This is a predicted structure of a 1477-nucleotide RNA (small-subunit ribosomal RNA) from an uncultured bacterium. Model confidence (mean pLDDT): 85 of 100.
[in-house]
RNA sequence: GAUGAACGCUGGCGGCGUACCUAACGCAUGCAAGUCGAACGGGAAACAGAGGAGCAAUCUGAUGUUUCUAGUGGCAAACGGGUGAGUAACACGUGGGCAAUCUGACCUUGAGUGGGGAAUAACGGACCGAAAGGUUCGCUAAUACCGCAUGGUGUCGUGAGACUAAAGGUGGAGCAAUCCAUCGCUUAAGGAGGAGCCUGCGAUCGAUCAGGUAGUUGGUGAGGUAACGGCUCACCAAGCCGACGACCGAUAGCUGAUCUGAGAGGAUGACCAGCCACACUGGGACUGCGAGACGGCCCAGACUCCUACGGGAGGCAGCAGCGAGGACUAUUGCGCAAUGGAGGAAACUCUGACGCAGUAACGCCGCGUGGGGGAAGAAGACCUUCGGGUUGUAAACCUCUUUUUUUUAGGACGAGUGAGGACGGUACUAGAAGAAUCAGUCUCGGCUAACUACGUGCCAGCAGCCGCGGUAAGACGUAGGAGGCGAGCGUUAUCCGGAUUCACUGGGCGUAAAGCGCAUGUAGGCGGUUCGUCAAGUCGUGUGUGUAAGCCCCUGGCUCAACUGGGGGAGGUCAUGCGAGACUGACGGACUUGAGGGCAGUAGAGGCACGUGGAACUCCCGGUGUAGCGGCGGAAUGCGUAGAGAUCGAGAAGAACACCCGUGGCGAAGGCGACGUGCUGGGCUGCACCUGACGCUGAGAUGCGAAAGUGUGGGGAGCAAACGGGAUUAGAUACCCCGGUAGUCCACACUGUAAACGAUGAACCCUAGGUGUGGGGGGGUUACCCUCCGUGCCGAAGCCAACGCGUUAAGGGUUCCGCCUGGGGACUAUGAGCGCAAGCUUAAAACUCAAAGGAAUUGACGGGGGCCCGCACAAGCAGCGGAGCGUGCGGUUCAAUUCGAUGCGACACGGAGAACCUUACCAGGGUUUGACAUGUUGGUGGUAGGAAAGGGAAACUGGACCGACUCGCAAGAGAGCCAGCACAGGUGAUGCAUGGCUGUCGUCAGCUCGUGCCGUGAGGUGUUGGGUUAAGUCCCGCAACGAGCGCAACCCUCGCCCUUAGUUGCCAGCAUUUAGUUGGGCACUCUAAGGGGACUGCCGGUGAUAAGCCGAGAGGAAGGUGGGGAUGACGUCAAGUCCUCAUGGCCCUUACGGGCUGGGCUACACACGUGCUACAAUGGUGGUGACAGUGGGCAGCGAGACAGCGAUGUCGAGCUAAUCUCCAAAAGCCAUCUCAGUUCGGAUUGCACUCUGCAACUCGAGUGCAUGAAGUUGGAAUCGCUAGUAAUCGCAGAUCAGCAUGCUGCGGUGAAUACGUUCCCGGGCCUUGUACACACCGCCCGUCACACCAUGGGAGUUGGUUUUACCCGAAGGUAGUGCGCUAACCGCAAGGAGGCAGCUAACCACGGUAGGGUCAGCGACUGGGGUGAAGUCGUAACAAGGUAGCCGUAGGGGAACCUGCGGCUGGAUCACCUCCU
Repeated sequence: GAUGAACGCUGGCGGCGUACCUAACGCAUGCAAGUCGAACGGGAAACAGAGGAGCAAUCUGAUGUUUCUAGUGGCAAACGGGUGAGUAACACGUGGGCAAUCUGACCUUGAGUGGGGAAUAACGGACCGAAAGGUUCGCUAAUACCGCAUGGUGUCGUGAGACUAAAGGUGGAGCAAUCCAUCGCUUAAGGAGGAGCCUGCGAUCGAUCAGGUAGUUGGUGAGGUAACGGCUCACCAAGCCGACGACCGAUAGCUGAUCUGAGAGGAUGACCAGCCACACUGGGACUGCGAGACGGCCCAGACUCCUACGGGAGGCAGCAGCGAGGACUAUUGCGCAAUGGAGGAAACUCUGACGCAGUAACGCCGCGUGGGGGAAGAAGACCUUCGGGUUGUAAACCUCUUUUUUUUAGGACGAGUGAGGACGGUACUAGAAGAAUCAGUCUCGGCUAACUACGUGCCAGCAGCCGCGGUAAGACGUAGGAGGCGAGCGUUAUCCGGAUUCACUGGGCGUAAAGCGCAUGUAGGCGGUUCGUCAAGUCGUGUGUGUAAGCCCCUGGCUCAACUGGGGGAGGUCAUGCGAGACUGACGGACUUGAGGGCAGUAGAGGCACGUGGAACUCCCGGUGUAGCGGCGGAAUGCGUAGAGAUCGAGAAGAACACCCGUGGCGAAGGCGACGUGCUGGGCUGCACCUGACGCUGAGAUGCGAAAGUGUGGGGAGCAAACGGGAUUAGAUACCCCGGUAGUCCACACUGUAAACGAUGAACCCUAGGUGUGGGGGGGUUACCCUCCGUGCCGAAGCCAACGCGUUAAGGGUUCCGCCUGGGGACUAUGAGCGCAAGCUUAAAACUCAAAGGAAUUGACGGGGGCCCGCACAAGCAGCGGAGCGUGCGGUUCAAUUCGAUGCGACACGGAGAACCUUACCAGGGUUUGACAUGUUGGUGGUAGGAAAGGGAAACUGGACCGACUCGCAAGAGAGCCAGCACAGGUGAUGCAUGGCUGUCGUCAGCUCGUGCCGUGAGGUGUUGGGUUAAGUCCCGCAACGAGCGCAACCCUCGCCCUUAGUUGCCAGCAUUUAGUUGGGCACUCUAAGGGGACUGCCGGUGAUAAGCCGAGAGGAAGGUGGGGAUGACGUCAAGUCCUCAUGGCCCUUACGGGCUGGGCUACACACGUGCUACAAUGGUGGUGACAGUGGGCAGCGAGACAGCGAUGUCGAGCUAAUCUCCAAAAGCCAUCUCAGUUCGGAUUGCACUCUGCAACUCGAGUGCAUGAAGUUGGAAUCGCUAGUAAUCGCAGAUCAGCAUGCUGCGGUGAAUACGUUCCCGGGCCUUGUACACACCGCCCGUCACACCAUGGGAGUUGGUUUUACCCGAAGGUAGUGCGCUAACCGCAAGGAGGCAGCUAACCACGGUAGGGUCAGCGACUGGGGUGAAGUCGUAACAAGGUAGCCGUAGGGGAACCUGCGGCUGGAUCACCUCCU
């Protein structure tokens, strides 16, 4: 885009179309084919009616006229209408043919139409039957039937000759005979139209259908037909069809056309038109011009109906209609007015053909649901940043119009030839009324036009694909808004397109799917140079045909359009005439360059057969000789004192041929390797002698074809599936070791597959080179050059998705063959062929997924590689892990033990300090505008505020008593308080909604950008490389040149010096003192402000003349970053924190808020982290008494004195601090103890105290006396540290009423070691592999278990279809017979001719019996397969995947798999060789 559509929601009108796609299922009822009385006899009715009867009424009635008509007869019924079951066929389409044919009615023309005969329906009588119907006797007519005559013509026959027709009716005229008109009839010729037959070509699928066929193919003869013909029959022959697809199976009516498409194509075959086929199923004939007959007949069958049970009737795939089926498809309408048809002389009759109407938005087309004005941008709704925005000129409102609608009136065309119109009082016209009657549907994440809010919370749901939904959903649902289309809009189904995704136009095959393992060769396809002929292909130009409709163009008619009339064009593998002769082809002649042959050379693991040889392994024998050998990562099994292994000699047997050996050679491939001989294939080079296109490819076919495997017979040294044993391991059906059988070897015969690979079919031509190498030839100055054939590497153009290929193409061309069409299922099933078997070849479907795959890129990773760092290892020192205690965490417990932090990077962490408070937790008893903020309304003057007694655990209650304010003259306002409304409040949840802050990799050296360049692109380059550095630090090089964030430096501090300044600091000299105490001084120390100093600057060496490095070099306080600190790139970990703070949305609101008392965070079988103290002599105890620095201090530090054993108390100077004070430093030194659970160690416990504090019970710290536990240096494992560091020693501070083994700082004493980078850990750079990208804590395989799904096998069973043999044999025609019957003709008659019934025979439908083929359904059980968030076992593959992987084959095993043999690289790493640059 389209549809004969259906479904959902909705629905105003008209025109034109269309309407059972399913059950060719079954049908009630009505209608759909009749007509002619001018063919015929009769009948009926009406009218007229001579005559007759009768008194009359009236009856009867020859005859005539008119109408109707059952029957005989004629024509029609074979058309028209329906359907698409069957049919793969001369059924259809198209073009031809019939000298092989027929043709009623129609048209034209000629001739004829004479004379006879015998019957029979109707009817009447009798009879049977329920009915349908029938029997018998009798009468009768014809355009019914039958002879005879005539015979132009026709047929037959060589001819003579023979044979063959007919019907009359009506009307008129006439006395009549008869004539005329007309319609018929017969015959003959022709025409038109119709029908039949034959034929070339065209149009479905399957080869898992490869052979089919006996009337089959042909002939002769006969029969039959309208006609040719095996159409049928007899006889003869053995043919005929088939890979150009026979036969079989499946499917299907064919076409004009329709839909789509740029076209080529693809799909379809409703309506309309042509042809065919069918009419309940099957068979058959009759009649007829025409039928094997839709509304005819006979028979058989199924079904339905009637029945008196004897027997009958029926066929909607005609129009309506019913049932059923189905997602679905209309009225039991009107009319013959028109068009057409049948009959008729005609009037006319019939016509569900047809013309109309009805139903249905089923389709196409047209129209409408109003037009203009209208902003306070109304209300409402929705959103909101609360300002507003959107709906929206939309509405309201004003004004206008009347298509549609309603109504009134008029009113057709279609009709000709007088009348007659179903549609229809319709179309149309005019008038009136009045905006009055009329909008939905789908969508809004991307594709794809259109966005927000709320609800929901991986639920409910959506979904065409990708995908949405797990608490902020533009994707679900609703709403508002928006977008699209519009009387429709969506959905579903189907077809084409997009899809160059079966590729003719117009694809591919090295690695994505795809080159047969290789060759020989049949058919076929294709084919060198030249001349001639022909004209099949080809080209040109005519002719015929290609129905109409449709499509296209032009032009008309309905108001337009849809629709439709007229004219034209177009449409073909069509047929045919004439012509052309280039190319292809055919035929003939010639040629040599393709191909082949000849001659002369030549290399080679080419093949086959028979021999020969040496080395080695093993075994056997003998000698020497003694205790081990062998084997591995390490071992063991095994062998050996019965003498192994080792060694020497001799022998046997089998297999394989070291070095040479080479990207060397040969072969079609598989493959081929000692030497000799024989036989044999192919190649290359040279000569240019012969043939003369003999060529290329190659479906089928045939042959060859590694390894494994099979059969038979040999052989068997070594090796070695299976198997046994030993190890390894969680296990080890493996990898490793010790043994070992098939096999490996030979002969003959099978098998026929491999990563049979260059993953690259064969042949020919063309398109730069360079450089190796093998085999020939030529030239040559012996340097080398040229040339042919092979075999490698690098590269031009070109090609390629890239990788790469590149005269050995994967480049440019030609020819032929093979193969591919998403992944899995599936190198499978089934069928077939082959095989002894294993198995091989060919080869699906259901189902399932949205990927599977290639190349390259960036990362990450590797039990890959290279280089380099780090207290990473190593070298050292001191610890931890063991003990007791402190502290934190887990766990457990509890009313609560609040919460967070959880590998490094949680665990003396938040907690720089939980008795109350803190406090978030628990219990209890209490509170509700609140402990706190803002706004607002009302109230309030003994108001706000203070407050004794009493109650209570406290909160709270209570309230004697005391008692105010600011502005304003006042009214009033403010502050306060009370009551209420808004709101407060929340350490409630979400750190996975966030900000901020922080940790970590890591103070690691990295991370990027601009421009340029390279690449289709991702991306690369720069940033890689050579050096160097702590460093992407610097230098050099370089398609890069620059730049940014990081590094470094700038900052602080310590170390040296200088300047400035000297109080509270200092004191050299002067004076003074107990005392820098005081005077004095500011030189020194120090303090604190500013400067200087260090830069590889100098020297030597080294390096590349660089950067830099080296030096127990100089100088210097300091030397190569001088030490320390602060400083943390792009980023990673959804890292941590909503309980610091901030914050979105969510939740609570007499509670999840707020206040209080008490308790808890301090629990304790246990486990872990981190510390302290120790285990002692480098120590304890006692004594002694010297030297720091940082800091702190007024609710404070507190000198000093006194009291106390002491903690401490009392009094208390000074100090807001370089002034006073904390302040005593401690390790040190001296003495003693003498190796012990101690004079070590101090836990635990008792008693008595001190201090802080409202309060030390749970639950503080300290003191004295007493007590005196574990512990004697700590398993596996593990932490820190490279110099003023570790270790050790004390001091101070923050927090703090009190509480420090923690933390943050300070100083004192003060080491050891570093060979070095193999290893562990972490990191950086380069490179490599990758099936990883959530990135190895990755990915991923198979068995087993469970659920579901489709499918194979399956004893069988059910059905369809087809076939073979036989049986049966209706109807029917044919043949025979016909003794029964018999009108026409012959005959005087008898009788005959002819005919009929009957009978017989073959044929044959249905049916039956037996057996095949094939298809489908079901099927106990069974096989594998697929799918399924979190099952089990292992770890096979991806990195060298931890035994490289994979292919073929064989064996084995829970499973992935393992092992043997051969092969491949689509294997990492290291090394070597060759070639190239």
It matches the Rfam family "Bacterial small subunit ribosomal RNA". Its family is annotated with ribosome and structural constituent of ribosome in the Gene Ontology.